Context: one part of a larger RNA
Molecule: small-subunit ribosomal RNA, central domain
Organism: metagenome
RNA sequence: CUGGGCAUAAAGGGCGCGUAGGCGGAUAUUUAAGUCGGAUGUGAAAUCCCCGGGCUUAACCUGGGAAUUGCAUUCGAUACUGGAUGUCUAGAGUAUGGUAGAGGAAAGUGGAAUUCCCGGUGUAGUGGUAAAAUACGUAGAUAUCGGGAGGAACACCAGUGGCGAAGGCGGCUUUCUGGUCCAAUACUGACGCUGAGGCGCGAAAGCGUGGGGAUCAAACAGGAUUAGAUACCCUGGUAGUCCACGCUGUAAACGAUGAGAACUAGGUGUUCAGGCUACCUUUGGUAGUCCGAGUACCGUAGCUAAUGCGUUAAGUUCUCCGCCUGGGGAGUACGACCGCAAGGUUGAAACUU
Repeated sequence: CUGGGCAUAAAGGGCGCGUAGGCGGAUAUUUAAGUCGGAUGUGAAAUCCCCGGGCUUAACCUGGGAAUUGCAUUCGAUACUGGAUGUCUAGAGUAUGGUAGAGGAAAGUGGAAUUCCCGGUGUAGUGGUAAAAUACGUAGAUAUCGGGAGGAACACCAGUGGCGAAGGCGGCUUUCUGGUCCAAUACUGACGCUGAGGCGCGAAAGCGUGGGGAUCAAACAGGAUUAGAUACCCUGGUAGUCCACGCUGUAAACGAUGAGAACUAGGUGUUCAGGCUACCUUUGGUAGUCCGAGUACCGUAGCUAAUGCGUUAAGUUCUCCGCCUGGGGAGUACGACCGCAAGGUUGAAACUU
C1' cells in the first nucleotide's frame, strides 16, 4: 500500500464536547484547479515487441517501425468534483404554546426499622447452628412498656415503567438548573455529519486532610467443621461503608453490538404527547381509532458458521472515527507521560509452540 474483518471466534474507544482533517442539500451564472480531448516539444542509445536483412540454421549481428502508459507548453470541452457570486427550503437551528419524567445541584423535613442510653414490669435463661460451642445474662439479660440519643437507608407505590451521553438516578417539600418529546405557525438560510490530537464527565475499591460512625463488614481474634481448614458456618470486630474538599481514571464501564443519514412485510403489548369519534357521574373520565416519539416481545424478506438478528438490524447502501491479524511469553520488560501512593496510559523482543 492492498485485502478481509470487529454480538458470541482476535477486534467498537467507558461516555460526551469539540480543533485540524475527511465528507456534505436544491438551483442559476461564472471560473476551468481536478477531470476529458487535440496539437507541439521532450521521453538518449541498447534491451523488450512487430515486419525485414546477414552468417548453411540457431544463438548472435543488423535496418525500419511500434512502444516508452510520463512530463511541460498550448488550444479546446464543462457533465461531475472543487473555487467565486446570487437565490431557495426538504437538512440543521431559533421563537411562540404545551408536555411526562428516580435528569442534575443545594437547603429543609418525615415515618418505620436496627443499635445504644435512662426508667418501669418481670425471672432464668437468651442467642446461635445441620448439631454445637465461643458470646450475652442473677452486677437482672432475652421479652415487654415509656422516654431519649445518633447515624444510615428510604418498605408499599414499583412496572421487560420513566429519565440521563455514559457512569448512573427512587421518602417528602422548596429554590436553582440541563435535556427530550408534541402541535401549529413564523423566522434564519446548509449554519450540517464525523472527529486524529485536546478538554471535560466517569461505578466500586483505594489515597490525602478534616468531620461522622447506627448498620454491615476486608484485616484480625475466638468457637466449630476437618486428616489439616490461614476457608465455607457461628460469636465478636478495625479500616471502610456516610459527609465536605482534593486525587485516582479503572470495571463482564455489556446490547460483550461506535456515531450520523437513507431505504426495505407485518403482528402483539406498553409509556408519553397530539388529532378525531362515541359514551358517561363533564376543572374531567373511559373506550375505539389515526398520527408522532420512546420501550419490550414475536416474525417476513434478507443476513449469519451456527446461535440468532430482523424498521431499536447483526438486512440493503453512504460518510467519518476507533480497533484486529495464531497461542504463550504479556498487557509483561524498557523508555516516556500522568499519579502522594496504589498504580494507570502507551507498549515490544528473545524464546517457545